[in-house]
RNA sequence: GUUUAUAUUUGGCAAAGCCGUCGAAAGGCGGCGACGCAAAGCUGUGAGUCUACGGCAGGUCGUGCUAUGAUCGUCAAGCUGCAAAA
Repeated sequence: GUUUAUAUUUGGCAAAGCCGUCGAAAGGCGGCGACGCAAAGCUGUGAGUCUACGGCAGGUCGUGCUAUGAUCGUCAAGCUGCAAAA
């Protein structure tokens, strides 16, 4: 440097839910909590998905479209990284 993920240990992260808070929403953050995670560390770069304040359109309504919003615990890509074995 590359590959592997069988077992154990130390440490790490923390889904759903509940409470508080920010936000138009999706969702974020903090606390409690553990479903899981060997990159569930970092970057919204590509695709996907979610939302639609505003904007546009129409048949004006419980309407449609739209990301510049969100998601890295959906996948890919980039950067970084612990222990063990070969």

Predicted 3D model of an 86-nucleotide RNA (c-di-GMP-I riboswitch aptamer). The coordinates come from a structure-prediction model, not an experiment, and the mean pLDDT is 78. The sequence was found by an Rfam model in a public genome assembly. It matches the Rfam family "c-di-GMP-I riboswitch aptamer". About the family: GEMM was predicted in a large-scale screen for bacterial structured RNA regulatory elements.